[in-house]
Molecule: c-di-AMP riboswitch aptamer (ydaO/yuaA leader)
Organism: Thermodesulfovibrio sp.
């Protein structure tokens, strides 16, 4: 310095919601801008659909019972639970929110967003990261 059996130890979640770069400024942070990545909207031919019972979009968050019809209760499609994947048990959500009569898919190609809110459920079985010991 390289390689590498085995021990060990250690990783923040949900969500697109991060990263560089510039300016400002003592400096950091914030702020503005611009790039990339990541996520959404709109939009042809062809096919498809039929528009007051309005319609439609993000987003898991839809549907149904029952109540005293109360910001109540109960399920229930669906979703998430700590490096990932698979199995079991648990446990927890199952919301809000925009458009304005009007958008199906949709190549080109236009345009937007890049927040916010928490704290980490446990076994098994397989695989890798990043560190120590060897």
């Nucleotide at each position: 310095a390289c390689a590498u059996a085995a021990u060990u130890g250690u990783a923040g979640c949900c969500g697109a919601a991060a990263u560089c770069c510039a300016u400002u400024u003592u400096a950091a942070a914030a702020a503005u801008g611009g790039a990339u990545g990541c996520g959404g909207g709109g939009g042809a031919c062809c096919c498809a659909c039929u528009u007051u019972u309005g319609g439609g979009g993000c987003g898991u968050a839809u549907u149904c019972c029952u109540u005293a019809u109360g910001g109540g209760g109960g399920a229930u499609a669906g979703g998430g639970c700590a490096c990932u994947u698979c199995c079991a048990a648990g446990c927890c959500c199952g919301a809000g929110c925009c458009c304005g009569u009007c958008a199906g898919c949709u190549a080109a190609c236009c345009u937007c967003g890049u927040a916010g809110g928490c704290a980490u459920u446990u076994g098994g079985a397989a695989g890798g990261g990043c560190g120590a010991u060897g």